[in-house]
RNA sequence: GGGGAAUUAGCUCAGUUGGUAGAGCACAUGGUUCGCAAUCAUGAGGCCGCGGGUCCGACCCCCGCAUUCUCCA
Numbered sequence: 001g002g003g004g005a006a007u008u009a010g011c012u013c014a015g016u017u018g019g020u021a022g023a024g025c026a027c028a029u030g031g032u033u034c035g036c037a038a039u040c041a042u043g044a045g046g047c048c049g050c051g052g053g054u055c056c057g058a059c060c061c062c063c064g065c066a067u068u069c070u071c072c073a
Base pairs, nucleotide, nucleotide: 001072002071003070004069005068006067007066010025011024012023013022019056027043028042029041030040031039049065050064051063052062053061
């Protein structure tokens, strides 16, 4: 320098032909306990890496950039 993959909640990851986003763990509150752990219930937490474009509408399609991993040289 060139090719490929990834970027979504604090962490690990889903998201089915484009129709305004979920799980597990973690966290908070409450029940159970003398208390802790465990368990059960509820809740908070993300405008989806950044900037544009297409579209009535974009996490999803197109372009550029950034970061990480990988392959070729």
Transfer RNA from an Oscillospiraceae bacterium, 73 nucleotides, folded computationally. It was read from a public genome assembly. Its Rfam family is "tRNA". Rfam describes the family as follows. Transfer RNA (tRNA) molecules are approximately 80 nucleotides in length. Rfam links the family to the GO term triplet codon-amino acid adaptor activity. By type it is a transfer RNA. Its mean pLDDT, the model's own confidence on a scale to 100, is 83.